Large-subunit ribosomal RNA, domain IV from uncultured Methyloprofundus sp., 355 nucleotides, folded computationally.
The full RNA is in RNAcentral, with records from MGnify.
The organism belongs to Methyloprofundus, within Bacteria.
Context: one part of a larger RNA
RNA sequence: CUCGGGUGAAGGAACUAGGCAAAAUGGAACCGUAACUUCGGGAGAAGGUACACCCCUUGUAGGUGAAGCGCCUUGCUCGGGUGGAGCCGAAGAGGGCAGCAAUAAACUGGUGGCUGCGACUGUUUAUCAAAAACACAGCACUCUGCAAACACGAAAGUGGACGUAUAGGGUGUGACGCCUGCCCGGUGCUGGAAGGUUAAUUGAUGGGGUUAUCUUCGGAGAAGCUCUUGAUCGAAGCCCCAGUAAACGGCGGCCGUAACUAUAACGGUCCUAAGGUAGCGAAAUUCCUUGUCGGGUAAGUUCCGACCUGCACGAAUGGCGUAACGAUGGCCACACUGUCUCCAGCCGAGACUCA
Numbered sequence: 001c002u003c004g005g006g007u008g009a010a011g012g013a014a015c016u017a018g019g020c021a022a023a024a025u026g027g028a029a030c031c032g033u034a035a036c037u038u039c040g041g042g043a044g045a046a047g048g049u050a051c052a053c054c055c056c057u058u059g060u061a062g063g064u065g066a067a068g069c070g071c072c073u074u075g076c077u078c079g080g081g082u083g084g085a086g087c088c089g090a091a092g093a094g095g096g097c098a099g100c101a102a103u104a105a106a107c108u109g110g111u112g113g114c115u116g117c118g119a120c121u122g123u124u125u126a127u128c129a130a131a132a133a134c135a136c137a138g139c140a141c142u143c144u145g146c147a148a149a150c151a152c153g154a155a156a157g158u159g160g161a162c163g164u165a166u167a168g169g170g171u172g173u174g175a176c177g178c179c180u181g182c183c184c185g186g187u188g189c190u191g192g193a194a195g196g197u198u199a200a201u202u203g204a205u206g207g208g209g210u211u212a213u214c215u216u217c218g219g220a221g222a223a224g225c226u227c228u229u230g231a232u233c234g235a236a237g238c239c240c241c242a243g244u245a246a247a248c249g250g251c252g253g254c255c256g257u258a259a260c261u262a263u264a265a266c267g268g269u270c271c272u273a274a275g276g277u278a279g280c281g282a283a284a285u286u287c288c289u290u291g292u293c294g295g296g297u298a299a300g301u302u303c304c305g306a307c308c309u310g311c312a313c314g315a316a317u318g319g320c321g322u323a324a325c326g327a328u329g330g331c332c333a334c335a336c337u338g339u340c341u342c343c344a345g346c347c348g349a350g351a352c353u354c355a
Base pairs, nucleotide, nucleotide: 001350002349003348004347005346007344008343010341011340014339019336027051029049030048031047036041038175053096054095055094057092062088063087064086068082069081071079072075110334111333112332113331114330115329116328117326118325122134123133138173139172140171141170142169143168144167150159151158152157176321177320178319179318181251182250183249186248187247188244189243190242191241192240195239196238197237206228207227208226209225210224213220214219252270253269254268255267256266279313280310291307292306293305294304295303
């Protein structure tokens, strides 16, 4: 020096990213126990008192209940009464004892306050992440009438389900409480069918090739065969018309105005599908920013409470609260301590040096 254990004057978190680690608390009985609350909790809240053993009260209170003695409705295990032996045996008061110490060892909660997030118990990155992530009960939308939707599978078939809309699939949200505003222009979905467009199909018409034939010898050209043109017929879809946002999503700008100033309930104007409602707000979101004010500290970029100028919150991509819960994040206090001021001594195991 490394590892393990233990002690420490005075101080007591000054350490540090952070009380990490350590210390402290710890048992059981009795007393006592706040805010808040979904009335269940919170709660072992917090906080306090006495603990072994011996003596005396006292083998006491209490429990069990033998022999014996009576009774009559003579018992199917002894019926009932009396009796009180034997056995078991607290709890409390007083006194005492050796000891530093009486839950003497071992085992064995530190506590409280404010706040973020997630309701909760659960689940997760086997081997750097346990969480605010996932799940969850609850809520909502949507599909599905059964040979269901949906999924696996060239198919047969199987799951769904030996279920049947109080069922099953998909999606989102995530207990509970109060709520969930406006926009259907775009995209999607659903419905509609008048018109436009439109496939295979059908093959009207025109043109070309070939040549029986005719010929004025230049050419013309039936039928057939063939190359081509593509009129007409023609569904869904798309265009179109509506609905729909707990579908994907979106939710403005400029200028002026009140008898101090400031501000603007008010007015004007442009644009939009509509211009962000309630609630919350320097927030897990705030750049400027250590915003400003208040609290806590002697001193606080963190914390708590407010303000609103929201760069760039906002309502099931949920908004705001919320008791309980959490090996969860932030802050504070009490207790406690070698974390520290500032290190020292001791006990062991190693390393190391020498033999």